Predicted 3D model of a 72-nucleotide RNA (transfer RNA) from an uncultured bacterium. Its mean pLDDT, the model's own confidence on a scale to 100, is 83. Rfam family: tRNA. Rfam describes the family as follows. Transfer RNA (tRNA) molecules are approximately 80 nucleotides in length. Its family is annotated with triplet codon-amino acid adaptor activity in the Gene Ontology.

[in-house]
C1' cells in the first nucleotide's frame, strides 16, 4: 500500500427503508429470618464520525477513524 469483514444499551448480540429490539448486567418491589433462586415494574442509546440519495436512512452510496484478516 490494497482488497474483505465487523462497528447497535455496561457486555454478547439480533434488526435488508416506516415500531430501535433481546438475552444477562443495574434500580426498585414482591417472596425469604437474611442472601440467593425466581416473579413483576422501571431506568439506560443522539446505531463509529461526517455527507449524499429518499417522503422517510441503523439499513442504500461515497469519504473518514477504529479494529480483525489476506496479498503485497
Nucleotide at each position: 500500500g490494497g482488497g474483505c469483514c465487523u462497528g447497535u444499551a455496561g457486555c454478547u448480540c439480533a434488526g435488508u427503508g416506516g415500531g430501535a429490539g433481546a438475552g444477562c448486567a443495574c434500580a426498585u418491589g414482591c417472596u425469604u429470618u437474611g442472601c440467593a433462586c425466581g416473579c413483576a415494574u422501571g431506568g439506560g442509546g443522539u446505531c463509529g464520525a461526517g455527507a449524499g440519495u429518499u417522503c422517510g436512512a441503523a439499513u442504500c452510496u461515497c469519504u473518514c477513524c477504529a479494529g480483525g484478516u489476506c496479498c503485497a